Context: one part of a larger RNA
RNA sequence: UGACGGGAGCCCGCACAAGCGGCGGAGCAUGCGGCUUAAUUCGAUGGUACCCGAAGAACCUUACCUGGACUUGACAUAAUGGGAAAAACCCUAGAGAUAGGGUGUGCGUAAGCGUCCAUUACAGGUGGUGCAUGGCUGUCGUCAGCUCGUGUCGUGAGAUGUUGGGUUAAGUCCCGCAACGAGCGCAACCCCUAUCCUAUGUUGCCAGCGGAUAAUGCCGGGGACUCAUGGGAGACUGCCGGGGACAACUCGGAGGAAGGCGGGGACGACGUCAAGUCAUCAUGCCCCUUAUGUCCAGGGCUGCACGCAUGCUACAAUGGCAGGUACAACGGGCAGCGAUCCCGCGAGGGUGAGCGAAUCCUUUAAAGCCUGUCUCAGUUCGGAUCGGAGUCUGCAACUCGACUCCGUGAAGUCGGAGUCGCUAGUAAUCGCGAAUCAGCUAAGUCGCGGUGAAUACGUUCUCGGGCUUUGUACA
Numbered sequence: 001u002g003a004c005g006g007g008a009g010c011c012c013g014c015a016c017a018a019g020c021g022g023c024g025g026a027g028c029a030u031g032c033g034g035c036u037u038a039a040u041u042c043g044a045u046g047g048u049a050c051c052c053g054a055a056g057a058a059c060c061u062u063a064c065c066u067g068g069a070c071u072u073g074a075c076a077u078a079a080u081g082g083g084a085a086a087a088a089c090c091c092u093a094g095a096g097a098u099a100g101g102g103u104g105u106g107c108g109u110a111a112g113c114g115u116c117c118a119u120u121a122c123a124g125g126u127g128g129u130g131c132a133u134g135g136c137u138g139u140c141g142u143c144a145g146c147u148c149g150u151g152u153c154g155u156g157a158g159a160u161g162u163u164g165g166g167u168u169a170a171g172u173c174c175c176g177c178a179a180c181g182a183g184c185g186c187a188a189c190c191c192c193u194a195u196c197c198u199a200u201g202u203u204g205c206c207a208g209c210g211g212a213u214a215a216u217g218c219c220g221g222g223g224a225c226u227c228a229u230g231g232g233a234g235a236c237u238g239c240c241g242g243g244g245a246c247a248a249c250u251c252g253g254a255g256g257a258a259g260g261c262g263g264g265g266a267c268g269a270c271g272u273c274a275a276g277u278c279a280u281c282a283u284g285c286c287c288c289u290u291a292u293g294u295c296c297a298g299g300g301c302u303g304c305a306c307g308c309a310u311g312c313u314a315c316a317a318u319g320g321c322a323g324g325u326a327c328a329a330c331g332g333g334c335a336g337c338g339a340u341c342c343c344g345c346g347a348g349g350g351u352g353a354g355c356g357a358a359u360c361c362u363u364u365a366a367a368g369c370c371u372g373u374c375u376c377a378g379u380u381c382g383g384a385u386c387g388g389a390g391u392c393u394g395c396a397a398c399u400c401g402a403c404u405c406c407g408u409g410a411a412g413u414c415g416g417a418g419u420c421g422c423u424a425g426u427a428a429u430c431g432c433g434a435a436u437c438a439g440c441u442a443a444g445u446c447g448c449g450g451u452g453a454a455u456a457c458g459u460u461c462u463c464g465g466g467c468u469u470u471g472u473a474c475a
Stems, first nucleotide, its partner, number of pairs: 001475002003472003007469007015459002019422005026313008034304002042053002064299007073122001077121006088103006106113002124288002127286003133282002135277003138273001140271001145184006151160003164175003190265004195233007205222002209220003236259001239253005315415001319374007331362003336355002341350003381412001386407007428451007
């Protein structure tokens, strides 16, 4: 100087407390461990692995296994020699890769180009090492810290500044001070959102005027309004009062759409964990080279005595079922979204208008509201499981897809010890969209809007962190 303390003081955080809803019990989905297996590819493992890499494992993907094949190779560059185009299509054998046969042809005047065969340099490796690395990332932590120059003090390591008194979300600011300044962080500058003004009105809008209809911005028209797209205004403790050191600041009030950081996002200091990743990529070294490379078929990654993690659905009456009825936002669409009409109980099929989209489609949002019914039961709760019949995608749904209909109707009556999330448009609850994608295991992820709470006395205790101080046989 640090680190540590079941030392002290001050302070903060959904850290506790106060509340609301869960998890832990059940069934199912998904990931992991274990076991099994020819293979169940690999990585991630306290917090900081476990719906994680994977925003799509039937084939492909695919890296694994079994079997069948290839050896200048599936891919790149170059050289030498040689040939005819190489492809493409058809037939035969085969699980296919591939092999045999047939048809069949380039560009350029030429050199040659492209392509094939042979040979040689070489290719190739999701093989190893993340403890050789770059890059990227997690975490402490959006915590308020981490340092430097000059000066001063100390023999020196180092100290001071950065400590102190206040204050703040903040090393934020004020005051003081052997310090005076500065840098990286904080904040602001960026984006979204909340109010208003202004310009412009199509595909958006419809108040007033006119026309038309069973009805509808449907038409003429209009720019008022909504909205959209630009440009601006607005919030700064600016104003008033109290407190305070006449400071920083803080408490209350006015006005205001918004008030003291308005709400949210992006943004992550010096560093820590030899943290993670050689399987995104790049890369040193090592290793394989008729194989650890390459092609193909089938299988596996989906196995199942069991354990854990994250979710979904429930156990019902604040509910289930049936009928009627209202209101969104973000998005996506041409090998696409697909209206309308017809067929089917339905998944869906046929038809195919319109739309490269503020125009058309996706698109009836659902919870809600209004009626009716069920009457506390393993039930008209719950839907697992299984049987049958189908639909769709796709070369192909046996291993191993989703969905529909009929039947079947399991566990489950609110969950031990323990444990998690959340402070406001939040929790809870309700649906909608998108990426990936032929299809889908999505109950996942990322977004969007609808309805919309309760509680916080307080900081003794638990956990994590910041500053000062103290002890130390630790570095």